[in-house]
RNA sequence: GCGGGCGUGGCGAAACCGGUAGACGCAAGGGACUUAAAAUCCCUCGGGCGCGAGCCCGUGCGGGUUCGACCCCCGCCGCCCGCA
Numbered sequence: 001g002c003g004g005g006c007g008u009g010g011c012g013a014a015a016c017c018g019g020u021a022g023a024c025g026c027a028a029g030g031g032a033c034u035u036a037a038a039a040u041c042c043c044u045c046g047g048g049c050g051c052g053a054g055c056c057c058g059u060g061c062g063g064g065u066u067c068g069a070c071c072c073c074c075g076c077c078g079c080c081c082g083c084a
Base pairs, nucleotide, nucleotide: 001083002082003081004080005079006078007077010026011025012024019067028044029043030042031041032040046057047056048055049054060076061075062074063073064072
């Protein structure tokens, strides 16, 4: 240099052919139970705004196509594999 694969919450990982983004698990925080703890159970768990109901943004980064994009197209970045 060329070809291929991958990049999604703090971590792992799902989301089939474009149709509610974050299921599920781990970690973390709060609560119940306990003399206390462990275990178990319940709730919360990306960012911003709002007293609140709620609203906006968010799939490596930047654009495009589309009524609608993690998914398709273009460019770039990073990691892995192969070829030279």
Annotation
Predicted 3D model of an 84-nucleotide RNA (transfer RNA) from Methylorubrum extorquens. Model confidence (mean pLDDT): 81 of 100. It matches the Rfam family "tRNA". About the family: Transfer RNA (tRNA) molecules are approximately 80 nucleotides in length.